[in-house]
Context: one part of a larger RNA
RNA sequence: CACUGGUUAAGGAACUCUGCAAAAUGACCCCGUAAGUUCGCGAUAAGGGGUGCCCCCCGGGGUUCACGCUCUAGGGGGCCGCAGCAAAUCGGCUCGAACGACUGUUUAUCAAAAACACAGGACUCUGCUAACUCGCAAGAGGAUGUAUAGAGUCUGACGCCUGCCCGGUGCCGGUAGGUUAAGGAAGAGGGUUAGCCGUAAGGCGAAGCUCGCGACCGAAGCCCCGGUAAACGGCGGCCGUAACUAUGACGGUCCUAAGGUAGCGAAGUUCCUUGUCGGGUAAGUUCCGACCUGCAUGAAAGGCGUAACGAUUCGAGCACUGUCUCAACCAGUGACCCGGUGAAAUUGUAGUCGUGGUGAAGAUGCCACGUACCCGCAGCUAGACGGAAAGACCCCGUGAACCUUUACUGUAGGCUGAAAUUGGGCUGAGAUAUGUCUUGUGUAGGAUAGGUGGGAGGCUAUGAACCCGGAACGCCAGUUUCGGGGGAGCCGUCCUUGGAAUACCACCCUGGUCCUAUUUUAGUUCUAACCCUGAUCCUGUGAAACCAGGCAGGGAACAGUUUCAGUUGGGCAGUUUGACUGGGGCGGUCUCCUCCCAAAGAGUAACGGAGGAGUUCAAAGGUACCCUCAGCCUGGUUGGUAAUCAGGCGUCGAGUGUAAAGGCACAAGGGUGCUUAACUGCGAGACUGAUCAGUCGAGCAGAUACGAAAGUAGGACUUAGUGAUCCGGCGGUUCCGUAUGGAAGGGCCGUCGCUCAACAGAUAAAAGGUACUCCGGGGAUAACAGGCUUAUCGCGUCCGAGCGUCCAUAGCGGCGACGCGGUUUGGCACCUCGAUGUCGGCUCAUCGCAUCCUGGGGGUGAAGAAGCUCCCAAGGGUUUGGCUGUUCGCCAAUGAAAGCGGUACGUGAGCUGGGUUCAGACCGUCGUGAGACAGGUCGGUCCCUAUCUGCUGUGGGCGUACGAGACUUGAGAAGAUUCAUCCUUAGUACGAGAGGACUUGGAUGGACGUCCCUCUGGUGUACCAGUUGUCACGCUAGUGGCACGGCUGGAUAGCUAUGGACGGAACGGAUAAACGCUGAAAGCAUCUAAGCGUGAAGCCCGCUUCAAGAUCAGGUCUCGAUGAGCUUUACGCUCUGAAGUCCCCUGGAAGACGACCAGGUUGAUAGGCCGGAGGUGUAAGUGUAGUAAUACAUUCAGCUUACCGGUACUAACGGACAAACG
Repeated sequence: CACUGGUUAAGGAACUCUGCAAAAUGACCCCGUAAGUUCGCGAUAAGGGGUGCCCCCCGGGGUUCACGCUCUAGGGGGCCGCAGCAAAUCGGCUCGAACGACUGUUUAUCAAAAACACAGGACUCUGCUAACUCGCAAGAGGAUGUAUAGAGUCUGACGCCUGCCCGGUGCCGGUAGGUUAAGGAAGAGGGUUAGCCGUAAGGCGAAGCUCGCGACCGAAGCCCCGGUAAACGGCGGCCGUAACUAUGACGGUCCUAAGGUAGCGAAGUUCCUUGUCGGGUAAGUUCCGACCUGCAUGAAAGGCGUAACGAUUCGAGCACUGUCUCAACCAGUGACCCGGUGAAAUUGUAGUCGUGGUGAAGAUGCCACGUACCCGCAGCUAGACGGAAAGACCCCGUGAACCUUUACUGUAGGCUGAAAUUGGGCUGAGAUAUGUCUUGUGUAGGAUAGGUGGGAGGCUAUGAACCCGGAACGCCAGUUUCGGGGGAGCCGUCCUUGGAAUACCACCCUGGUCCUAUUUUAGUUCUAACCCUGAUCCUGUGAAACCAGGCAGGGAACAGUUUCAGUUGGGCAGUUUGACUGGGGCGGUCUCCUCCCAAAGAGUAACGGAGGAGUUCAAAGGUACCCUCAGCCUGGUUGGUAAUCAGGCGUCGAGUGUAAAGGCACAAGGGUGCUUAACUGCGAGACUGAUCAGUCGAGCAGAUACGAAAGUAGGACUUAGUGAUCCGGCGGUUCCGUAUGGAAGGGCCGUCGCUCAACAGAUAAAAGGUACUCCGGGGAUAACAGGCUUAUCGCGUCCGAGCGUCCAUAGCGGCGACGCGGUUUGGCACCUCGAUGUCGGCUCAUCGCAUCCUGGGGGUGAAGAAGCUCCCAAGGGUUUGGCUGUUCGCCAAUGAAAGCGGUACGUGAGCUGGGUUCAGACCGUCGUGAGACAGGUCGGUCCCUAUCUGCUGUGGGCGUACGAGACUUGAGAAGAUUCAUCCUUAGUACGAGAGGACUUGGAUGGACGUCCCUCUGGUGUACCAGUUGUCACGCUAGUGGCACGGCUGGAUAGCUAUGGACGGAACGGAUAAACGCUGAAAGCAUCUAAGCGUGAAGCCCGCUUCAAGAUCAGGUCUCGAUGAGCUUUACGCUCUGAAGUCCCCUGGAAGACGACCAGGUUGAUAGGCCGGAGGUGUAAGUGUAGUAAUACAUUCAGCUUACCGGUACUAACGGACAAACG
């Protein structure tokens, strides 16, 4: 010193994030017990009282025949102690709020909670071979259950309730229409070619084979139409308005699917915010109650209440305390010393100082200066960017893993269709084909005229006209047909009309009816595939709820299964999710053109400064010819400043499609005519240039336009107007053609398809989260700290516009100028990412001064007092509380003052861990979601035995020129250094008064420091006493052990503070600011230049302590000796053993060990003994009294540690070193 315990004066939470920890409470009996309440609770509420021992009385119970034994209520009397549940075991309580109803469960190993669960509520699914789950399947669970059952989801007892929205997404239902796969399939086309045509080239081309296309049929899904929110979810804005103001019941307007109802509300949700008010407190960022301005409440991701419950969270109080003011003492275990045994991390090598500087920017190691004899031991941790862990934060990687989703691509599974397994019958419907029977209305016309052809006659007793009834069609006029009556006519040609006349016949068209056939489809039925059932059917010499077969029953061509197809499909899988970047993200950008930067060749960067492009034009191209603009002045009809006209001036200021630059009047600008060179095939040679690309180009050939011609023309005044390769389309082609001929397909020439705009273009096709994270790297790159810088910040100086009644400068000081500092916020990214721990507090400091107080001064708009301002000054000092994690700040109360900064925002190998910043959880907000939030909230592992330097102590060695014992000097170093109040001077100076000093002397106190223990107290586990439980000494008595020294009451020495004593000074010296004397430069003036003074808590002394390793090793006094032998004659070796010292021993108010001190027989050093002091408080034994507990007497006894004195009884025995000549 640490840990584990004990006690503590006065105070009593002042400690601190927080009463953390500790203390207190505690058992049993009696009394008594509030609000609230779900009437059960709350409740051991709270708060009181009692409890030992002895004697007596009386009652009850158990057992017993009884005696007795035993348990116990009540009453009375007595005894002792500080204390009677005497020890041990054994709730602290109350009030207010939040959350969760409750008991339970959870992150084994940092989170026990408000999280999970829960009974209760709701929705959805499920009719039994159930839904659902596992499984490839068989099969199993569900369940040997059956909707009062089972599964899923949400909510979470109970009470009051649960509003509006169906536009989006999901789910459920619907299905007329649209769209749609496999499959089926009419038809058309391509290839080939027997043949035909053709002189040839070549053309046509049946069947078959073949290739791709394909009307139509074809389900679910999607579109579509509804429903559904205790499904996922959502639930507005602006303007105006009331007779003070304010507010806005009210009105207007826009939008929406609908605009948040009840309730609650600065909340676990409120940013601003410590909102405002009230309460509590001396003081309240917390807490409680309100208000409502709800950044961003809100109704089963439930809203609001709520008794009880909670190792939950927050606030308050009582009790209680070492949590604290402020620490002290004691015990034990470590530490330390001795004996034994004996690790570890770490370690480039080490002969391992300080300061300033330098330096990869914080040096034991470099430079300079200073300091420093050599070596241990015990301690402390400021440093060794200490140890440990290839940083978890951050960034990077064309790293990983999980998770999510309306990322991409797949896929298990689901749904649906086709085909197979797969058969028969009936009915309906569709399509197709043949047949039958029919249908047909523009207008005009007698009227319902399908088309064409034939046609002059046709029908009628086998029943005409006409009438009645039914059916079908319908343009509502009629037409057709059937049945009954009826009993002889009815039409055509003709007339009218019209494009066309139906008397009749034939062929056909449109739509329809019917029959048959084929096919498709729907329904229904059958049984034989197939499936299922049969605890009380039969058999398997068989027991079986099993299996197989039989038998019986049910279902049934469905289901199931297989293949193919469509759809759905984060259930699952594989992946993607760009780069630049003064860290990353967010933002911006990514290709091309023009200018500046760019430093007079070219080129040249930045998240430097400015603008444009992703075209346009058939003329805005070519050519020939012609013309001159903008602006201004003058004149002139409407006509004006400005329209068109005339004249003049006018070198370029206009115009040039489009940006800018460079050009251009000889025009490249403006017109007119004719036109297509906006051509084909090339191209000497250059520019530019990593490559790929890009640019210019005379000239040649062909064909052409304009021009009389020379000539010009391969687009546009020039420079932007863009995209490699692959893949594919179209046109052409003397190319290739898998035996041959063709064909398919390809090549070549031309051309088309990319905001491949991340524009040299990873794929045809791609987003997110990670705080559950991981790996590899980086100080190439952020957060902390350092460094550089100093915009910002802080402080100052200069100038002096103005303020200050007057007056720039008592005090202020516009606009400006110049500095200093390195505390803010930043910038940069230089050390550190194979780790430099981050805010605040505690502890301990140290420095600066730009001084908060105290000290000395100048000025004052200084009467005094009190101030303001400036100068000097860093010696000392600079408080305690309430709130909050806070630094800060606000508040309360003191005070002379409550300073500002640096020190890795000093200090985590010193502590804490409240905040921030891992994993759990809640709320608000954002996000479809996983999740996220310098938003809030509850919870949440802080390791290290010290090698070196440093520091605090303490020893050993050697040196200090003989050996010793004492006493000293003080170079140097360290410490100390304070402030206030009162009295007096003096109610004086000053002042009208009120008020009120400088100065002098004295007293007291606060804080701080040193020493001490007489006093006051604390402790005092070696003293005394009381006492509980139990055990032992055979019992009684008396003692002892254990229970925290068992507990309790006292207490000596020692150690201690809260107790006691003392201290800061005075004097002196040199100064600062300042004030002076004399005094020139400068005949004056001037504190200064020469010279001389005064002047501060500051400096040097003075005071205290250390100190000669002060290697410059000092001084003084005293003691001892100058002997012997040997040799290599030396500062040599050996012997003897002086003064003295040591080992050793007895000990200690000394001490970790060494050391130091007292002693060692000529001795009081320790123990013992004797006496005393002090403490405790009247021992034991005996006697007496009493029934007894007990009391009294002997007896202020007995006992007594460390204190004081005495006394050799015991123990201090026995050894060694050491000079002689420097």